Background: Model confidence (mean pLDDT): 80 of 100. The RNA shown here (Lysine riboswitch aptamer) has 184 nucleotides and comes from Alteribacillus sp. YIM 98480. It matches the Rfam family "Lysine riboswitch aptamer". Rfam's curators write: Riboswitches are metabolite binding domains within certain messenger RNAs that serve as precision sensors for their corresponding targets. Allosteric rearrangement of mRNA structure is mediated by ligand binding, and this results in modulation of gene expression. This family includes riboswitches that sense lysine in a number of genes involved in lysine metabolism, including lysC.
RNA sequence: AGUGAGGUUAGAGGCGCAAAGACCAUGAGUAAGCAUUAGGAGGAGCAUGAGGUCCAGUGAUUUUUGCUGAAAGGGGGAUUUGCCGAAGCAGACAACUUCUCAUGAGUUGGAUGCUGGUUUCGUAUUUAAUAAGUACGAAACUGUCAUAUAGCAUACUCAUGCUAUAUGGAGGGCUAUCUCACGC
Numbered sequence: 001a002g003u004g005a006g007g008u009u010a011g012a013g014g015c016g017c018a019a020a021g022a023c024c025a026u027g028a029g030u031a032a033g034c035a036u037u038a039g040g041a042g043g044a045g046c047a048u049g050a051g052g053u054c055c056a057g058u059g060a061u062u063u064u065u066g067c068u069g070a071a072a073g074g075g076g077g078a079u080u081u082g083c084c085g086a087a088g089c090a091g092a093c094a095a096c097u098u099c100u101c102a103u104g105a106g107u108u109g110g111a112u113g114c115u116g117g118u119u120u121c122g123u124a125u126u127u128a129a130u131a132a133g134u135a136c137g138a139a140a141c142u143g144u145c146a147u148a149u150a151g152c153a154u155a156c157u158c159a160u161g162c163u164a165u166a167u168g169g170a171g172g173g174c175u176a177u178c179u180c181a182c183g184c
Base pairs, nucleotide, nucleotide: 002182003181004180005179007178009176010175011174014084016083017082018081019080020079023076024075032068033067034066035065038062042055043054044053046104047103048102049101050100051099087115088114089113090112093109094108095107096106097105116142117141118140119139120138121137122136123135124134125133144169145168146167147166148165149164150163151162152161153160154159
């Protein structure tokens, strides 16, 4: 050779995380438009209910056939960019979304909480989808720190480092470095 400060700076985990535009496939021969057949009273909002407005026997909702024929979200590999609570999920609260209100649902922001990372399987959910995502559970791999055991190396009397195994913890962590305060 100390103690404290989620202190500063730089890093590590790896099929590592996320974003962007272009391309590709899917969505889909779907929605929608036009024409047409049938039919005969209702129809129009993100859903439901109430109200209101508009359209409708000059033919509504629906239906047959033909022609034309999308898009968004999500996905794929490459490229570029930002990064290592990267990011993901839940989320008090707030705003917005139908003609108005109420209840929901959705989008955005978000105090706060949880998760070290990846993969596989099962269940549920979302979706056009068996893709991908999310939640829960189980298993495996992997990084890091601590402890224990064994071996090796340095050192030379008792420690340090490396490897392997086992157990446990969590990112407010870990490694390195610097600063400040206190102490010596």